[in-house]
RNA sequence: ACAUCAGGAGUUGGGUCGACGCCCACGCCAACCUGCCAGACCGGGCAAGGUGGAUCGCGUAAAGCGGAUGUGGUUCCAUAACGGAACAAUCAAACGG
Numbered sequence: 001a002c003a004u005c006a007g008g009a010g011u012u013g014g015g016u017c018g019a020c021g022c023c024c025a026c027g028c029c030a031a032c033c034u035g036c037c038a039g040a041c042c043g044g045g046c047a048a049g050g051u052g053g054a055u056c057g058c059g060u061a062a063a064g065c066g067g068a069u070g071u072g073g074u075u076c077c078a079u080a081a082c083g084g085a086a087c088a089a090u091c092a093a094a095c096g097g
Stems, first nucleotide, its partner, number of pairs: 001071005010026001012025005028053002032050003035046003041097003056066003073087005
């Protein structure tokens, strides 16, 4: 700076705490980024990699204000920073223009 905060989603197990809460694992929601759907773009789909989430608040006729989240990840080299290189991303489906 841009986008979103409408809706959706655990009677799970373990650890810690007097309790609230917090942490881990697995599952779930969502589709912001990466990846896949024969090349580019647009739309649509999948849900593997990376987050995030399952309790937003104040306020209005509408707005708005604050706050929150995302704008991929890991490893190595190097730098004050910029930078360079490599690696991973299930099965399936050659979706439409």
This is a predicted structure of a 97-nucleotide RNA (SAM-I/IV (S-adenosyl methionine) riboswitch aptamer) from uncultured Noviherbaspirillum sp. Model confidence (mean pLDDT): 77 of 100. The RNAcentral record of the sequence draws on MGnify. The organism belongs to Noviherbaspirillum, within Bacteria. Its Rfam family is "SAM-I/IV (S-adenosyl methionine) riboswitch aptamer". The family is grouped with related families in Rfam's "SAM clan". Gene Ontology terms of the family: S-adenosylmethionine metabolic process and regulation of gene expression.